[in-house]
RNA sequence: GGGGGCGUAGCUCAGCUGGAAGAGCGUGUGAAUGGCAUUCACAAGGCCGAGGGUUCGAUCCCCUUCGCCUCCA
Numbered sequence: 001g002g003g004g005g006c007g008u009a010g011c012u013c014a015g016c017u018g019g020a021a022g023a024g025c026g027u028g029u030g031a032a033u034g035g036c037a038u039u040c041a042c043a044a045g046g047c048c049g050a051g052g053g054u055u056c057g058a059u060c061c062c063c064u065u066c067g068c069c070u071c072c073a
Base pairs, nucleotide, nucleotide: 001072002071003070004069005068006067007066010025011024012023013022019056027043028042029041030040031039032038049065050064051063052062053061
């Protein structure tokens, strides 16, 4: 220098053919227990790496760019 993959909640990861975001763990509150642990219920937490474009509508498609991994040279 070129090819490919990944980037989504604090962490690990889903997300179908473009219709507008979820799970587990963790955190907070409440209940059960004399208390802890544990279980259950509820809640908070995201401008989907960044910018632009297409579209009525983008995590998803297109372009540019940043970081990481990998292959070739």

Description
Predicted 3D model of a 73-nucleotide RNA (transfer RNA) from Planctomycetes bacterium RBG_16_59_8. The sequence is in RNAcentral, with records from ENA. Taxonomically the source falls in Planctomycetota (Bacteria, Pseudomonadati). The coordinates come from a structure-prediction model, not an experiment, and the mean pLDDT is 80. Rfam family: tRNA. Gene Ontology term of the family: triplet codon-amino acid adaptor activity.